[in-house]
RNA sequence: UAACUGAAGUGGCAAAGUCACCGAAAGGUGGCGACGCAAAGCUAAAGGGGCUAAAGCGUAUCCGUGCGCCAAUGCCAGCCAGUUGCCGGU
Numbered sequence: 001u002a003a004c005u006g007a008a009g010u011g012g013c014a015a016a017g018u019c020a021c022c023g024a025a026a027g028g029u030g031g032c033g034a035c036g037c038a039a040a041g042c043u044a045a046a047g048g049g050g051c052u053a054a055a056g057c058g059u060a061u062c063c064g065u066g067c068g069c070c071a072a073u074g075c076c077a078g079c080c081a082g083u084u085g086c087c088g089g090u
Base pairs, nucleotide, nucleotide: 003090004089005088006087012037013036017032018031019030020029021028022027035078041083042082043081047080048079049076050075051074056069057068058067059066060065
């Protein structure tokens, strides 16, 4: 340095839930919390996949509202994937 690998150690991240705030929502930010994670670091139009649908359009209507959309450059990386990396073992 490269490949494979993860027992130990130094540490790291932080699910669900909850409180506050932002958002139409999905979801996000911060505090508490710890289910777990060898990448649970980073990357979302521009690899795949998933979630939401305000506005808008169409449609129905008991005119309250309901349903659908070829639907997202809105959201999810702790779904797969790409990419970078700590320490150790072989």
This is a predicted structure of a 90-nucleotide RNA (c-di-GMP-I riboswitch aptamer) from a Bacillota bacterium. Its Rfam family is "c-di-GMP-I riboswitch aptamer". From the family's description: GEMM was predicted in a large-scale screen for bacterial structured RNA regulatory elements. Of the family's consensus pairs, 95% are formed in the model. Its mean pLDDT, the model's own confidence on a scale to 100, is 84. Taxonomically the source falls in Bacillota (Bacteria, Bacillati).